[in-house]
RNA sequence: UUAAGUCAUCGCAAAACCUAUCCGUAAGGUGGGGGCUGAAAGUCACGAAUCCAAUACUAUUGGAAGGUCGGACUGCCGAA
Repeated sequence: UUAAGUCAUCGCAAAACCUAUCCGUAAGGUGGGGGCUGAAAGUCACGAAUCCAAUACUAUUGGAAGGUCGGACUGCCGAA
C1' cells in the first nucleotide's frame, strides 16, 4: 500500500412505533423522542425491482424512497 472483516478500539448512522397549530393530493419529507439493526445502512440514483399521482386501457408521463439486488465513487480501525 492492497485485500479481508474473526477478535477489538474511537466513533457513526438510526428500523418499527410515538409526536408536531409542520410540508405534500399521495407516496413520502422535516424536527423531536425511540432503537431494530448495520463494516460502508457514507455518496450517487446508472440498471432492475418497489410505492404514489394523472391519463389511458396495461401502457405512457411525472414524483417518491432506496436499510431490496446489481453498479460506480469515497472512507475509519490495531491485532491475527